[in-house]
The prediction has a mean pLDDT of 81. This is a predicted structure of a 73-nucleotide RNA (transfer RNA) from a bacterium.
RNA sequence: AGGGGUAUAGUUUAGUUGGUAGAGCGGUGGUCUCCAAAACCACAGGUCGCGAGUUCGAGUCUUGCUGCCCCUG
Repeated sequence: AGGGGUAUAGUUUAGUUGGUAGAGCGGUGGUCUCCAAAACCACAGGUCGCGAGUUCGAGUCUUGCUGCCCCUG
């Protein structure tokens, strides 16, 4: 330099044909217990990497940039 993959909650990640953003762990509170752990229940936490475009509607499609990984020279 050229090509490919990837970016979603603190963390690991799902998200189907474009149609309500979810789960595990972790965090907070509660139930239980003499206390704690475990178990169970509830809650909080997301401008979906940063922009633009298409669309009634974009995490998803198109495109520019950035970070990381891989391949070729």
The sequence was found in a public genome assembly.